[in-house]
RNA sequence: ACCGAGAAAGCCGAACCGGUCGCAAGACUGGGGCGGAAAGCAACGGGUCUUCUCUUCAGACACUUACAUAAAGAUAGCCGGGCUACCGAAU
Numbered sequence: 001a002c003c004g005a006g007a008a009a010g011c012c013g014a015a016c017c018g019g020u021c022g023c024a025a026g027a028c029u030g031g032g033g034c035g036g037a038a039a040g041c042a043a044c045g046g047g048u049c050u051u052c053u054c055u056u057c058a059g060a061c062a063c064u065u066a067c068a069u070a071a072a073g074a075u076a077g078c079c080g081g082g083c084u085a086c087c088g089a090a091u
Stems, first nucleotide, its partner, number of pairs: 003088002011036002016031006034077001040083002044080003047075005053060003
């Protein structure tokens, strides 16, 4: 360096429940523990998901379903790539 032990010491924390924020996807937080060797960081490529009119904020217009496009977001615990890192058996 590669690699990842029924190794050690630690770390993170799925679903679900409570609280807060958000139109929503979802985020944060407390509990919880399915799992994780980058489940640390960051939306670069792909994927998936959400939202979408106007204004004096109460009204007006519009109002089906599906797909596509655009815009704005979410997801790093979907995949790939990027950056960084604890421990140390075997290789």